[in-house]
Molecule: glmS glucosamine-6-phosphate activated ribozyme aptamer
Organism: Bacillota bacterium
RNA sequence: AAACAGUUACAAGCGCCGGAACACGUUGCAAACGUGUUGACGAGGUGGAGGUUAAUCGAAAUGUUCGGCGGGUGCCUCCCGGUUGCCACGACCGUUAACGAACUCACAAAACCGGGGAGCGAUCCCCGGGACAAAAGGUUCAGGUGGUUUUAU
Numbered sequence: 001a002a003a004c005a006g007u008u009a010c011a012a013g014c015g016c017c018g019g020a021a022c023a024c025g026u027u028g029c030a031a032a033c034g035u036g037u038u039g040a041c042g043a044g045g046u047g048g049a050g051g052u053u054a055a056u057c058g059a060a061a062u063g064u065u066c067g068g069c070g071g072g073u074g075c076c077u078c079c080c081g082g083u084u085g086c087c088a089c090g091a092c093c094g095u096u097a098a099c100g101a102a103c104u105c106a107c108a109a110a111a112c113c114g115g116g117g118a119g120c121g122a123u124c125c126c127c128g129g130g131a132c133a134a135a136a137g138g139u140u141c142a143g144g145u146g147g148u149u150u151u152a153u
Base pairs, nucleotide, nucleotide: 014070015069016068017067019066020038021037022036023035024034025033026032027031041058042057043056047079048078049077050076051075052074080094081093082092083091085148086147087146088145089144100141101140102139103138104137112129113128114127115126116125117124118123
């Protein structure tokens, strides 16, 4: 360095499954057991540390996108940083560094239809068609108190 084999990792609207539902098998067909399957559709989202847990937005559906566990970019505190000519406090934010109000503007996947593949099956995967969001973004308004510096009148 190469080849082969094994192990671990791969995720962050993510992972998992002792409930549940569903499939197949076995039996003594009441049900139990075994083996499987399903269990959130995308958009958006991470300065550092600690803490905390029902952590944003809409789409579909109205039958499990149920229920539970773990994690987590949410939230809180502190530090750092941004918003001002500069500084402190306050407020709001996180490097696209302003919440709010008004106005404005865009984008998705599943769903659904057609085709193909894997599986006894539940179901899963791929391709094509096919629309449609909201948060977000943009513009404007607005933007505290005190101190200090400079310029103009």